RNA sequence: AACGAUAAAGGCAAAUCCACUGUGAGGUGGAGGCGCAAAGCCACGGAUCUUAAAACAUAUUUUUUAUCUUAAGAUGGCCGGGCUGCCGAAU
Numbered sequence: 001a002a003c004g005a006u007a008a009a010g011g012c013a014a015a016u017c018c019a020c021u022g023u024g025a026g027g028u029g030g031a032g033g034c035g036c037a038a039a040g041c042c043a044c045g046g047a048u049c050u051u052a053a054a055a056c057a058u059a060u061u062u063u064u065u066a067u068c069u070u071a072a073g074a075u076g077g078c079c080g081g082g083c084u085g086c087c088g089a090a091u
Base pairs, nucleotide, nucleotide: 002091003088004087011036012035016031017030018029019028020027021026034077040083041082042081044080045079046078047075048074049073050072051071052070053069057067058066059065
């Protein structure tokens, strides 16, 4: 340094419920604990989701809605990438 144990010390916290907050995806706090060796930090690439806008085409069609485009956002516990970090059995 890789690697990651039926190890030790500590850490984080899914669903669900409650309160607050946001148009929304969501977020924050409390309870809770499914899981996690980066489930620590960064929206850089992809993905998914939300809101708004405009016009054409396609599908459905009365309207409409969806796909597509643009803009602003959300998810770091979806996958990559970057930065940092606790412990030390085996290899």
c-di-GMP-I-GGC riboswitch aptamer, 91 nucleotides, folded computationally. Model confidence (mean pLDDT): 80 of 100.